The RNA shown here (transfer RNA) has 73 nucleotides and comes from a Patescibacteria group bacterium. The RNAcentral record of the sequence draws on ENA. Rfam family: tRNA. Gene Ontology term of the family: triplet codon-amino acid adaptor activity.

RNA sequence: UCCGGUGUAGCUCAGUUGGUAGAGCGGCCCGCUGUUAACGGGUUGGUCGCAGGUUCGAGUCCUGCCACCGGAG
Numbered sequence: 001u002c003c004g005g006u007g008u009a010g011c012u013c014a015g016u017u018g019g020u021a022g023a024g025c026g027g028c029c030c031g032c033u034g035u036u037a038a039c040g041g042g043u044u045g046g047u048c049g050c051a052g053g054u055u056c057g058a059g060u061c062c063u064g065c066c067a068c069c070g071g072a073g
Stems, first nucleotide, its partner, number of pairs: 001072007010025004019056001026044006049065005
């Protein structure tokens, strides 16, 4: 320098054809228990890496950039 992959909640990850973003774990509250743990119920959660473009509408499509991982030279 070139090519590919990844970037979404505190963490691990889904998100299918573009249609108002979810799960598990975690945090908080409550129940249960002599207490803790476990279990059950409720609740809390997001500038979707950054900046633009297309579109009525973008996590998703397009362009540039950034970070990390891998490969080529």